[in-house]
RNA sequence: CCGCGGGCGCUGCUUUAACAUGCAAGUCGAACGGGGAGCAGGCACGCAAGGUGCUGACGAGUGGCGAACGGGUGAGUAAUGCAUCGGAACGUGCCCAGUCGUGGGGGAUAACGCAGCGAAAGUUGCGCUAAUACCGCAUACGAUCUAUGGAUGAAAGCGGGGGACCGUAAGGCCUCGCGCGAUUGGAGCGGCCGAUGUCAGAUUAUGGUAGUUGGUGGGGUAAAGGCUCACCAACCCGACGAUCUGUAGCUGGUCUGAGAGGACGACCAGCCACACGGGGACUGAGACACGGCCCAGACUCCUACGGGAGGCAGCAGUGGGGAAUUUUGGACAAUGGGCGCAAGCCUGAUCCAGCAAUGCCGCGUGCAGGAAGAAGGCCUUCGGGUUGUAAACUGCUUUUGUACGGAACGAAACGGUCCUGGUUAAUACCCGGGGCUAAUGACGGUACCGUAAGAAUAAGCACCGGCUAACUACGUGCCAGCAGCCGCGGUAAUACGUAGGGUGCAAGCGUUAAUCGGAAUUACUGGGCGUAAAGCCUGCGCAGGCGGUUUUGUAAGACAGGCGUGAAAUCCCCGGGCUCAACCUGGGAAUUGCGCUUGUGACUGCAAAGCUGGAGUGCGGCAGAGGGGGAUGGAAUUCCGCGUGUAGCAGUGAAAUGCGUAGAUAUGCGGAGGAACACCGAUGGCGAAGGCAAUCCCCUGGGCCUGCACUGACGCUCAUGCACGAAAGCGUGGGGAGCAAACAGGAUUAGAUACCCUGGUAGUCCACGCCCUAAACGAUGUCAACUGGUUGUUGGGUCUCUUCUGACUCAGUAACGAAGCUAACGCGUGAAGUUGACCGCCUGGGGAGUACGGCCGCAAGGUUGAAACUCAAAGGAAUUGACGGGGACCCGCACAAGCGGUGGAUGAUGUGGUUUAAUUCGAUGCAACGCGAAAAACCUUACCCACCUUUGACAUGUACGGAAGUCGCCAGAGAAGGCUUCGUGCUCGAAAGAGAGCCGUAACACAGGUCCUGCAGGGCCGUCGUCAGCUCGUGUCGUGAAAUGUUGGGUUAAAUCCCGCAACGAGCGCAACCCUUGUCAUUAGUUGCUACGAAAGGGCACUCUAAGGAAACUGCCGGUAACAAACCGAAGGAAGGUGGGGAUGACGUCAAGUCCUCAUGGCCCUUAUAGGUGGGGCUACACACGUCAUACAAUGGCUGGAAAAAAGGGUUGCCAACCCGCGAGGGGGAGCCAAUCCCAUAAAGCCAGUCGUAGUCCGGAUCGCAGUCUGCAACUCGACUGCGUGAAGUCGGAAUCGCUAGUAAUCGUGGAUCAGCAUGUCACGGUGAAUACGUUCCCGGGUCUUGUACACACCGCCCGUCACACCAUGGGAGCGGGUCUCGCCAGAAGUAGUUAGCCUAACCGCAAGGAGGGCGAUUACCCUUCGGCGGGUCUGG
Repeated sequence: CCGCGGGCGCUGCUUUAACAUGCAAGUCGAACGGGGAGCAGGCACGCAAGGUGCUGACGAGUGGCGAACGGGUGAGUAAUGCAUCGGAACGUGCCCAGUCGUGGGGGAUAACGCAGCGAAAGUUGCGCUAAUACCGCAUACGAUCUAUGGAUGAAAGCGGGGGACCGUAAGGCCUCGCGCGAUUGGAGCGGCCGAUGUCAGAUUAUGGUAGUUGGUGGGGUAAAGGCUCACCAACCCGACGAUCUGUAGCUGGUCUGAGAGGACGACCAGCCACACGGGGACUGAGACACGGCCCAGACUCCUACGGGAGGCAGCAGUGGGGAAUUUUGGACAAUGGGCGCAAGCCUGAUCCAGCAAUGCCGCGUGCAGGAAGAAGGCCUUCGGGUUGUAAACUGCUUUUGUACGGAACGAAACGGUCCUGGUUAAUACCCGGGGCUAAUGACGGUACCGUAAGAAUAAGCACCGGCUAACUACGUGCCAGCAGCCGCGGUAAUACGUAGGGUGCAAGCGUUAAUCGGAAUUACUGGGCGUAAAGCCUGCGCAGGCGGUUUUGUAAGACAGGCGUGAAAUCCCCGGGCUCAACCUGGGAAUUGCGCUUGUGACUGCAAAGCUGGAGUGCGGCAGAGGGGGAUGGAAUUCCGCGUGUAGCAGUGAAAUGCGUAGAUAUGCGGAGGAACACCGAUGGCGAAGGCAAUCCCCUGGGCCUGCACUGACGCUCAUGCACGAAAGCGUGGGGAGCAAACAGGAUUAGAUACCCUGGUAGUCCACGCCCUAAACGAUGUCAACUGGUUGUUGGGUCUCUUCUGACUCAGUAACGAAGCUAACGCGUGAAGUUGACCGCCUGGGGAGUACGGCCGCAAGGUUGAAACUCAAAGGAAUUGACGGGGACCCGCACAAGCGGUGGAUGAUGUGGUUUAAUUCGAUGCAACGCGAAAAACCUUACCCACCUUUGACAUGUACGGAAGUCGCCAGAGAAGGCUUCGUGCUCGAAAGAGAGCCGUAACACAGGUCCUGCAGGGCCGUCGUCAGCUCGUGUCGUGAAAUGUUGGGUUAAAUCCCGCAACGAGCGCAACCCUUGUCAUUAGUUGCUACGAAAGGGCACUCUAAGGAAACUGCCGGUAACAAACCGAAGGAAGGUGGGGAUGACGUCAAGUCCUCAUGGCCCUUAUAGGUGGGGCUACACACGUCAUACAAUGGCUGGAAAAAAGGGUUGCCAACCCGCGAGGGGGAGCCAAUCCCAUAAAGCCAGUCGUAGUCCGGAUCGCAGUCUGCAACUCGACUGCGUGAAGUCGGAAUCGCUAGUAAUCGUGGAUCAGCAUGUCACGGUGAAUACGUUCCCGGGUCUUGUACACACCGCCCGUCACACCAUGGGAGCGGGUCUCGCCAGAAGUAGUUAGCCUAACCGCAAGGAGGGCGAUUACCCUUCGGCGGGUCUGG
């Protein structure tokens, strides 16, 4: 949240403080007085009231038994508990069996009566009475005690029946039953003791304990015992975990798991503990007592204020708490319990019912047919699909429910009667057995059965991205939300919400919480420690663990058999009963354990005796920086003295500080002092590790090798412990040459508390004492055994040889590698291989090796060593990329070498910015910025203002009308509008008419959008880059990602080619094929050319044009390389090593660019974001940037003269000659649809002249005037011409661009766009250089390799401080609690002892009195009931 009806069997305050009310333990008259309260019956009297205990029954009371069971709860308890198995020193009511008794007396007392006190609860005095109540006496089989002589101690009666006898009667007497006393034994129950097992913490250990451990002797108990007391001794427990702290009832069992285990201890059953929190005893067979008592305490209630009462953790129920758990029900019918002879009474035990889907099980909500595949819903590619045989409809059934009727099992004992057996004197009584038979049911008129009608009364919840079965639409738009983990949501969400559909389960379904599993993720079964977490810094060694070989014994372990026990229930198997099942029930198995006993002797242990192989000792050799002490030596640094000598020295990337004319550095001689020991010197040696280096002497440890002798397991490992332990540091005292933390100065730098330099103190050195840590590393604990090899080296030995060698062997130390191991890297007889023994250590990252506590230290600090909190990772090894101020190699106008520019000026143009009504939009590092735009005056045009239109400027469809079209006029800025003239076509048909096309009108579907999203997508394009790369198949190798191929050696422009190779092949790229250009030949030639010619004409050799060819391939020669590929050089050739240029752009990258070329998904607008018109704007202008043009001049300007191109374009066109104009241009009209005509004079260059270094005869901006052309129209805003004007500018800072040959530079020409407008752009030719040593450096790229903590890939990742807020934790002046403990004060009730006070029936005594008892007092104990004072421990706020 949902829930129709019914059945069955269970379960139901997990939290804890208090309880109103009712009930939960009574019974017996066959123990008693009979008392007679109340009830019923009888009796006699009485009119009645009443009386009478005669009978039944019985309130209250005496007495007996029970109340210690049953029922509840789990606070305490870590052992005074529980489980299992044993034991001896005990008790026992009722029950069973046996034996013996039950005689005779006595004194009281409640009830009751009378009189009091008190609110009540209750209580006092006097008087009467009974008993199975109480007390003596007698007796004593057996019992207890004993000094073995003896002593002590009991009882009760009641009921039923009855023949003889006795008695006045009652009765005696007899008998039966019940009861009582003593005692023995049993059963069951209970008390006690032992062993084993039973949670966590060592940050609880030189620890705990004084009745503590034991003994002797008293006391005490039912009973052993320090249980208790006196004395004596000083033990006892503890690393196999004492003590302390925290937590907890234990078990059978329950859940889970393959098991081993792990977690739990509800219900049911056994044990324990508790009963408002604490203490105590009494009674009793049994209690230290849930519904008993006493005390003090807290709480609640009553009260007359004096005093009293209470204890639901019994059943219901109430309040409170809490996420959360029921009725103030029925009955004793059954089962069981108490009492009783019995009938019977009592029983919230129990049996039932009620509430709760809390659990389990079963059943139903219909079954069959039914396609127009209905309607509706949803989706859709609009065709359909799906819901779906589902519904409707037809037929059938009736579980359940409803109504009516019938109707149980659970019930038989006991009782009555008849028969029979026992007992007896008896046929009574009583007891046993059998037959017949009456009564007894809460549940409940319930289960169950029958009849009737009728599909009638009955379906929900979760989920649908993967895990995980099940998909679409709409809404939303990192919002709302989802989420177990991964994750989803930022405009196309199968993940959010809703709907349709689907999946799963089903009277339930989901969620939350919890346990186990998966988790071999604490690893006993069953893990690890070189680098992931993890080997103690190293050794010695006690306890502990483990231990060679032979024989004998033993039997603790071990193995096998038997016996006892292991409660029942549960689980499992086979049966039985409820219609099935759940459930109930019979039998079996199991209970893996413990104990006792018998056997075996292999193995382990133990005992004894041996052995020599492990281990050790002696004798003999050997090597060594092994350790400690002493002595000696030379080189070098520094300092001092003296001499020579003069201006620097020192230092650095470069400098400076520093030293030096007061004489440095350098050099010669002499001296002082301290420290360290070159060469030898070596992956050499020694040592446990740290570590150890000049030489000699003394002392001393260990190791290796060979053979012989000896001991005889003496061994290995090792928690705690002990010792050693680099450097730095500390203490005391020395020493101090060099070096050098700190410190000072100089540099570097943005800064530089650093790196570099100059100085310099502790320290480094010695002696003694501490510290005890290191990447103390082989990141690899020690010991032992076994398992292929090769090579080097150190020490020793054997053999061969005695010269060299070589072979073998033991002990070390290195390199490589087989098997094997490993996640891989790697290890590999010196193991990280295969095994054994022992120790240490690990269990996600951070917090943190931190805090607190303990121990050590003079200190610094060390050692042991957490948690809160936080993250979803941290980490290892390897792979592919990317990156590197890593390495190697290579390339590129990349640098260098050159030439010319840009950046400075003016102008043009584009952009930013600003401005504006608008300055439309896009492009933004290279790879935007003379870009889209190959032409903005209008148009273009998308922008702004104004005026207009609404099926529309454009497309299709419908209806109607009209040919289309066209002349003219009016108004208006125009669009739009009004009037009007002419006109009647084409096809078919005889005609009427119909049709096509076009125009107009009307309405609706629709048109339209340069509106948005290039981060939805297509197409196209830019860029890396014309860089040489990018991949695949098969095979091989690797656990895998991947690798190999593609790497390597050469070579190339090239992943071009060759060689090698676990690779062999292939594809996309490269190259080639294509176009153009350079040479030649062939063919064809007009408009071209022309050796003829004036032309016409001829010819096609040449130039040229344009077709298809040839030619170039490292082909040939020499050299180099490897004999290859290839390179270098020469020859020939028009051209030589891809001849030059172009087109051509691999896999991919940049969410690169474009929705404004196009087309397109989605979204948005629809009298407007659509459409039309006029005007304006895109042309603005403090400024900044890019790209260009022209210049600054003499290699030039101007004037004149005379040369030689290519490629294009042309009918709305190019426009010749000629004329006019200074000129732009005008007139003119020939030619040309073009190898014919025109545009069209090419310019620079060349030849002359002039200018003479100047703001100029340079430069031309700007401005004025006058014009030309195009065009409806040159104002905003065109181009050009003439005259005049004549600005800046004298070669350009930092910086930066292009170019390697017909290139740069320079000169002009043409085309597209176009009415007009070119400094832009695309083409064309003319003239025509310089330089390249080379690859160190800058930039970009490629290959190989290396490092990486990067993978959005260095524009990466990432560290620390500071600021603010919050969370968690440590410390903290302190504050206030809890708990435990020690010392002390005070001390209730109770028990025990004592008792001088008081009281006292039974017994003794003639009496006085005594014995005994009681009250009171007092002492001791308990002293932790409670309370108070002080000290300490632990803990939380």